[in-house]
Context: one part of a larger RNA
RNA sequence: GAUGAACGCUGGCGGCGUGCCUAACACAUGCAAGUCGAACGGAGUUCUUAAGGAAUGCGACUUCGGUCAAAUGACUUUUGAACUUAGUGGCGGACGGGUGAGUAACGCGUGAGCAACCUGCCUUUCAGAGGGGGAUAACAUUUGGAAACAGAUGCUAAUACCGCAUAAGAUUACAGUACCGCAUGAUACAGUGAUCAAAGGAGCAAUCCGCUGAAAGAUGGGCUCGCGUCCGAUUAGAUAGUUGGUGAGGUAACGGCUCACCAAGUCGACGAUCGGUAGCCGGACUGAGAGGUUGAACGGCCACAUUGGGACUGAGACACGGCCCAGACUCCUACGGGAGGCAGCAGUGGGGAAUAUUGCACAGUGGGCGAAAGCCUGAUGCAGCAACGCCGCGUGAGGGAAGACGGUUUUCGGAUUGUAAACCUCUGUUUUCGGUGACGAACAAAUGACGGUAACCGAGUAGGAAGCCACGGCUAACUACGUGCCAGCAGCCGCGGUAAUACGUAGGUGGCAAGCGUUAUCC
Numbered sequence: 001g002a003u004g005a006a007c008g009c010u011g012g013c014g015g016c017g018u019g020c021c022u023a024a025c026a027c028a029u030g031c032a033a034g035u036c037g038a039a040c041g042g043a044g045u046u047c048u049u050a051a052g053g054a055a056u057g058c059g060a061c062u063u064c065g066g067u068c069a070a071a072u073g074a075c076u077u078u079u080g081a082a083c084u085u086a087g088u089g090g091c092g093g094a095c096g097g098g099u100g101a102g103u104a105a106c107g108c109g110u111g112a113g114c115a116a117c118c119u120g121c122c123u124u125u126c127a128g129a130g131g132g133g134g135a136u137a138a139c140a141u142u143u144g145g146a147a148a149c150a151g152a153u154g155c156u157a158a159u160a161c162c163g164c165a166u167a168a169g170a171u172u173a174c175a176g177u178a179c180c181g182c183a184u185g186a187u188a189c190a191g192u193g194a195u196c197a198a199a200g201g202a203g204c205a206a207u208c209c210g211c212u213g214a215a216a217g218a219u220g221g222g223c224u225c226g227c228g229u230c231c232g233a234u235u236a237g238a239u240a241g242u243u244g245g246u247g248a249g250g251u252a253a254c255g256g257c258u259c260a261c262c263a264a265g266u267c268g269a270c271g272a273u274c275g276g277u278a279g280c281c282g283g284a285c286u287g288a289g290a291g292g293u294u295g296a297a298c299g300g301c302c303a304c305a306u307u308g309g310g311a312c313u314g315a316g317a318c319a320c321g322g323c324c325c326a327g328a329c330u331c332c333u334a335c336g337g338g339a340g341g342c343a344g345c346a347g348u349g350g351g352g353a354a355u356a357u358u359g360c361a362c363a364g365u366g367g368g369c370g371a372a373a374g375c376c377u378g379a380u381g382c383a384g385c386a387a388c389g390c391c392g393c394g395u396g397a398g399g400g401a402a403g404a405c406g407g408u409u410u411u412c413g414g415a416u417u418g419u420a421a422a423c424c425u426c427u428g429u430u431u432u433c434g435g436u437g438a439c440g441a442a443c444a445a446a447u448g449a450c451g452g453u454a455a456c457c458g459a460g461u462a463g464g465a466a467g468c469c470a471c472g473g474c475u476a477a478c479u480a481c482g483u484g485c486c487a488g489c490a491g492c493c494g495c496g497g498u499a500a501u502a503c504g505u506a507g508g509u510g511g512c513a514a515g516c517g518u519u520a521u522c523c
Stems, first nucleotide, its partner, number of pairs: 001522003005519005012393006018386002020351001025349003029346003034091003039088002042085006050077003055072002059068003098304003107229008117221002122217007130164001132162002139154006169196006176189003180185001200209003230276003237267003242264008279301004283294004306327005329340004357383001359382003365379001366377004396426004406417004430464001432459005440450001467512005472493003478507005488495002
């Protein structure tokens, strides 16, 4: 000098930041990923068109039993419209957010390579969308079960699923030509055979949004390699898919990645193997620099999601708020079985020297879905708490000597506190109250959580706002009393045993100041 700090004493305000470093310990509760009805069939509500119509029955007739009957109209069927949405279907839940347990590794950093690769949505371009089929959820009926849920029968739709046709194009097989490359090999051209597509929706329409195949781009990823990346030799040998080959399988792709066979290799004193420690970097702190230390916050990469394993779906995961299995733990149970995963945001217990609110809003920025309106968003924007840090401001300014009173001290003359106070004249930063009141809002209008906040105007009073540490030397700052090797101080030297500038108190002084000291750690 620095800190994600803590502790002691003290504490006025504002701005901007930061805030579980320990138990990757366990978690009550709420929220954190949905959306699309312009893909689809239903269901429901409201209104509406038309038909039937229980019931009530103005009025008329009556043999008093009833008959006719305007009007109202439950309910059923039907036409259409609006809204809602459990299910099928699409896209998104692989982003965003958290944590640093593991990892000494192509994990990260840096520089190259892939003639060995993939890429949804987006952009550009070319070509196309013909004609069919069978189901299934929802729903209805029903069965089992405490529940979670599961089963049976029947019905139905699609941009769900499946054949067929077409094939510019792609893939593949065959045999060519030209040309290029460091090698495996790549590219272009023409030929023959085989295989492979599709979906509709909205609108009066124009058209728009989608669908299929292909080429290119962009973006994002995968893989390989050179170099760099902590300590220990009181760790010296390590290795059996191990090292290489042939063939096969597998992958988007290369490869012992996996397998069969064959060979016996491969790494190591330039430190293999083993053990310990650790996420890496841009950066941060310090230092004149070289260097040393560090990796909170912000940004990039990686890894993980109760522990271990596994795959499914998908353009992308071996998937934090998906699935399956096993373990530990917790909860429900009718004892037969089931449910759960805060290292998301708050919050609780525990651990600890120690670290915040179960807040507001989608107004802005960004993300997902949607044609849009919009919906969702604990990302984010804000607010709350904490002197935890940095920065700024204030606690008054000018005048004022009888150098007042009081305190301390004294050689009793005085000295000092000290222009300090009182007193006079001002100011109103800040505080308090009242009024006006934003920018952030883009896009004609409307739309602001923050927020009646910031800012501005006015009123009024010096009123509400100073402490902490030190004073022997290092080191700026000294006297008195108490104590008497006691009590105590102390970073080092050291002080204290009766005149202690070193202990304790008081006065004074010095330093810093809303902080000041101490402790811890790094340079």
Small-subunit ribosomal RNA, 5' domain from an uncultured bacterium, 523 nucleotides, folded computationally. RNAcentral holds the full RNA, with entries from ENA, Greengenes and SILVA. Model confidence (mean pLDDT): 84 of 100.